[in-house]
Molecule: transfer RNA
Organism: uncultured Archangium sp.
RNA sequence: GCGGCUUUAGCUCAACUGGUUAGAGCGCAGGACUGUGACUCCUGAGGUUACCGGUUCGAAACCGGUAAGCCGCCCCA
Numbered sequence: 001g002c003g004g005c006u007u008u009a010g011c012u013c014a015a016c017u018g019g020u021u022a023g024a025g026c027g028c029a030g031g032a033c034u035g036u037g038a039c040u041c042c043u044g045a046g047g048u049u050a051c052c053g054g055u056u057c058g059a060a061a062c063c064g065g066u067a068a069g070c071c072g073c074c075c076c077a
Stems, first nucleotide, its partner, number of pairs: 001073007010026004019057001028044005050066005
């Protein structure tokens, strides 16, 4: 340099063929329970779906570009 794959909450992952409020577990905060803590239970916060643009009535999902990571190939040393 070329090609492929990946990028969604703090972490690990969902989201059915584009369909209207993006969810779960863990973690975090508050509460209940307990002599305290843990466990368990209840409630809650937390998102520019990597970024920019496009298509569409409608995009996390489609198209183009950019960035980062992983893998393979090529070149040089």